This is a predicted structure of a 73-nucleotide RNA (transfer RNA) from a Halobacteriota archaeon. It matches the Rfam family "tRNA". The family's RNA type in Rfam is transfer RNA. Taxonomically the source falls in Halobacteriota (Archaea, Methanobacteriati). RNAcentral holds the sequence, with entries from ENA.
RNA sequence: GCUCCGGUAGCUUAGGGGGUAUAGCACUCGAUCCGUAAUCGAGUAGUCGUUGGUUCGAAUCCAACCCGGGGCU
Numbered sequence: 001g002c003u004c005c006g007g008u009a010g011c012u013u014a015g016g017g018g019g020u021a022u023a024g025c026a027c028u029c030g031a032u033c034c035g036u037a038a039u040c041g042a043g044u045a046g047u048c049g050u051u052g053g054u055u056c057g058a059a060u061c062c063a064a065c066c067c068g069g070g071g072c073u
Stems, first nucleotide, its partner, number of pairs: 001072007010025003019056001027043005049065005
């Protein structure tokens, strides 16, 4: 230099042939218990790596760039 994969909640991640994002752990509140843990219920938390573009509408499509990893030279 070329090529492929990945970047989404505090952490690990699903969703990638367009229609307002999913689960687990963690956190908060409650139930249960003499109390704690465990268990159960409810809830909070995301400008989907950045900047542009296409579109009525973009995590999703297009371009460039940044970061991490694999392969080739």